[in-house]
RNA sequence: GGGCGGUUAGCUCAGAUGGAAGAGCGCCCCGUUCACAUCGGGGAGGUCGUAGGUUCAAAUCCUGCACCGCCCA
Numbered sequence: 001g002g003g004c005g006g007u008u009a010g011c012u013c014a015g016a017u018g019g020a021a022g023a024g025c026g027c028c029c030c031g032u033u034c035a036c037a038u039c040g041g042g043g044a045g046g047u048c049g050u051a052g053g054u055u056c057a058a059a060u061c062c063u064g065c066a067c068c069g070c071c072c073a
Base pairs, nucleotide, nucleotide: 001072002071003070004069005068006067007066010025011024012023013022019056027043028042029041030040031039049065050064051063052062053061
């Protein structure tokens, strides 16, 4: 230098066909217990890496850039 994959909640990851974001774990509160754990119920938490473009509408499509990983030179 070239190619491919990835970037979504604190962590690990879902989110063919564009209609505006979810799960598990963790965290907070309540119940259960003498107490802790387990279990049950509820809740908080996200500029969807970034800058543009297309569209009535973009996590999703297109382009540049950044970061991580792999391959080629």
The RNA shown here (transfer RNA) has 73 nucleotides and comes from an Elusimicrobiota bacterium. It matches the Rfam family "tRNA". By type it is a transfer RNA. NCBI's taxonomy places the organism under Bacteria, Pseudomonadati, Elusimicrobiota.